[in-house]
């Protein structure tokens, strides 16, 4: 790099540095930015994928038990690895379906982010 599987609801800032941009990508729209944009350092925060602990299931030898291995849509946390901290996957240019006279709209898909697994 690619694939697979889950989600894309909600939330959660200050300070330093920096000095013209940013909201993934091209291009329009909209918004944000000299009352300082991105990047980058610090410092708190958010969530709760991974994780902890509990409890509850299933479970191989002869037989017990449940110490470790397996599962949960169940409670509860927040020590760790990630992840995120304007708004919103923002919309249009893509593709399906579906409602509409129509303009348009709604789902989906597709790409796109994050996690965990794998190669």
């Nucleotide at each position: 790099u690619a694939g697979u599987u889950a989600u894309c609801a909600a939330g959660a800032a200050a300070g330093g540095c920096g000095g013209a941009g940013g909201g993934a990508c091209u291009a329009g729209a909209c918004c944000c930015a000299a009352u300082g944009a991105a990047a980058c350092c610090u410092u708190g925060g958010c969530a709760a994928c991974c994780c902890u602990u509990u409890u509850c299931c299933a479970a191989a030898a002869g037989c017990c038990a449940u110490c470790g291995g397996g599962g949960a849509u169940a409670a509860a946390g927040a020590a760790g690895g990630u992840g995120c901290u304007a708004a919103a996957u923002u919309c249009u240019a893509u593709c399906a379906u579906g409602c509409u006279c129509a303009g348009g709209c709604a789902u989906g898909a597709a790409a796109g982010a994050u996690a965990a697994c794998c190669c």